[in-house]
RNA sequence: UACUUAUCCAGAAAGACCGAGGGAAGGGCCCUGCGAAGUCUUAGCAACCUGUACCGCUUGGUAAAAGGUGCUAAUUCCUGCUUUGUACUAAUUAGUACUGAGACAGAUAAGCU
Numbered sequence: 001u002a003c004u005u006a007u008c009c010a011g012a013a014a015g016a017c018c019g020a021g022g023g024a025a026g027g028g029c030c031c032u033g034c035g036a037a038g039u040c041u042u043a044g045c046a047a048c049c050u051g052u053a054c055c056g057c058u059u060g061g062u063a064a065a066a067g068g069u070g071c072u073a074a075u076u077c078c079u080g081c082u083u084u085g086u087a088c089u090a091a092u093u094a095g096u097a098c099u100g101a102g103a104c105a106g107a108u109a110a111g112c113u
Base pairs, nucleotide, nucleotide: 003111004110005109006108007107008106013042014041015040016039017038021031022030023029026079027078028077043072044071045070048068049067050066052063053062054061055060076105081102082101083100085098086097087096088095089094
């Protein structure tokens, strides 16, 4: 880097340095000198992997959080592509609003290359 599988409406921030951007991209809508991004420290959340205890024992469940990651504004912030249902406009194509599903994309973990 590519691929495979699983998850993504829950949860969890303070300080120091620095100083203008950030929320992946387009469109929105937001955050931000009452300090963005980044770096460091401490704390926390969660339970994917390893390990641990108990139950079951082919798989698994529960607990806890020692180790490896991850995360700590907003549902992956919303949306884009396809589509179900309802309503309206329109006229037979279609458009708008709401709603649900799926795809794509992305993030994280584990495995593999």